Predicted 3D model of a 75-nucleotide RNA (transfer RNA) from Firmicutes bacterium UBA3576. Its Rfam family is "tRNA". The family's RNA type in Rfam is transfer RNA.
[in-house]
RNA sequence: GGCCCCAUGGUCGAGUGGUUAAGACACGGGCCUUUCAAGCCCGAGACGGGGGUUCAAUUCCCCCUGGGGUCACCA
Numbered sequence: 001g002g003c004c005c006c007a008u009g010g011u012c013g014a015g016u017g018g019u020u021a022a023g024a025c026a027c028g029g030g031c032c033u034u035u036c037a038a039g040c041c042c043g044a045g046a047c048g049g050g051g052g053u054u055c056a057a058u059u060c061c062c063c064c065u066g067g068g069g070u071c072a073c074c075a
Base pairs, nucleotide, nucleotide: 001071002070003069004068005067006066007065010025011024012023018055027043028042029041030040031039048064049063050062051061052060
């Protein structure tokens, strides 16, 4: 450098062209408990950036950024 794949809360991870983006852990509050933990209830929190297609994009396309894989170059 070419090609391919990935990017979603603090972490891990599901999902889809359609109104309110699932779940787990973690976090905050409450209940319980002598206290802590565990358990139960409630809550806040996310689609990397730009552009395009579309009535509508987190989803499809292009570019960029970051990460990974592979091949080549580098003797």

The coordinates come from a structure-prediction model, not an experiment, and the mean pLDDT is 81. NCBI's taxonomy places the organism under Bacteria, Bacillati, Bacillota. It was read from a public genome assembly.